TPP riboswitch aptamer (THI element) from a Bacteroidota bacterium, 101 nucleotides, folded computationally.
[in-house]
RNA sequence: AUCGUUUUCCGGGGGCGUUUCUGUCGUCAGACAGAUUCUGAGAUGUACCCUUAGAACUUGAUCAGGAUAAUGCCUGCGCAGGGAGUGAACAGCCUAAUAAU
Numbered sequence: 001a002u003c004g005u006u007u008u009c010c011g012g013g014g015g016c017g018u019u020u021c022u023g024u025c026g027u028c029a030g031a032c033a034g035a036u037u038c039u040g041a042g043a044u045g046u047a048c049c050c051u052u053a054g055a056a057c058u059u060g061a062u063c064a065g066g067a068u069a070a071u072g073c074c075u076g077c078g079c080a081g082g083g084a085g086u087g088a089a090c091a092g093c094c095u096a097a098u099a100a101u
Stems, first nucleotide, its partner, number of pairs: 004090001006089003010085001011051004016045001017038001020035006057082003063076004
């Protein structure tokens, strides 16, 4: 100096792992379907999250450290790169008019 961590219509962007069991396929490794466990807003949902003040998500990454039955589960990486919007309402601010003092 600037000044909205709000709500909403419509639009757009995004992710979907780990454990165990059953069945089928398969030489094996595994794959598919259903149920189940863990963490989460959300693990394919009539949903959930994010939409430039952008950590939703993605690249780095078959990454690093710490935990866990296991998995980005946590932390770092990350004042790194990329990444999807226009309105309306209300609020705030400014200006003008009127009234009062």
Description:
Lineage of the source: Bacteria > Pseudomonadati > Bacteroidota.